[in-house]
RNA sequence: GCCCUCACCUCGGGGUGCCCGUCACACGGCUGAGAUGCGCAAGCGAACCCGUCGAACCUGAACCGGAUCAUACCGGCGGAGGGAAGGUGCAUGGGUUCUCC
Numbered sequence: 001g002c003c004c005u006c007a008c009c010u011c012g013g014g015g016u017g018c019c020c021g022u023c024a025c026a027c028g029g030c031u032g033a034g035a036u037g038c039g040c041a042a043g044c045g046a047a048c049c050c051g052u053c054g055a056a057c058c059u060g061a062a063c064c065g066g067a068u069c070a071u072a073c074c075g076g077c078g079g080a081g082g083g084a085a086g087g088u089g090c091a092u093g094g095g096u097u098c099u100c101c
Base pairs, nucleotide, nucleotide: 001096002095003094004093006089007088008087009086010085011051012050013049014048017030018029019028036045037044038043057082058081059080063076064075065074066073
C1' cells in the first nucleotide's frame, strides 16, 4: 500500500402470533432476537432484528409435508421474486506485497 473483517455514529427498513382459563380484562402457558405501550381506527412510540456480503421482512400463502391443545411451531417452497446506506475509526482483528533497520 492492497484485500477481508470488526466496532461506533447518523439515517433508514421490518414484524408483533397461537392456546387455556374468565362475562370481559388482568394474569398464565408455547416458539422466538423480538409476540410491546397508547389509540375507535389510521397511526405514534419503546425494545429487538436488519440495511445490497441483503432469509430482517414481504409476496407466493386461507400453499405443501410433519408435529402440537393450538399457531406464520419445524421443514419445504428458496440456486423463486421483491426488499432499506452513508460516514468515521485503523488505537477491531487477520492475510498479503514493498521498503527500512
The RNA shown here (TPP riboswitch aptamer (THI element)) has 101 nucleotides and comes from Rhodobacter sp. SY28-1.
Rfam family: TPP riboswitch aptamer (THI element). From the family's description: Vitamin B(1) in its active form thiamin pyrophosphate (TPP) is an essential coenzyme that is synthesised by coupling of pyrimidine and thiazole moieties in bacteria.
The coordinates come from a structure-prediction model, not an experiment, and the mean pLDDT is 75.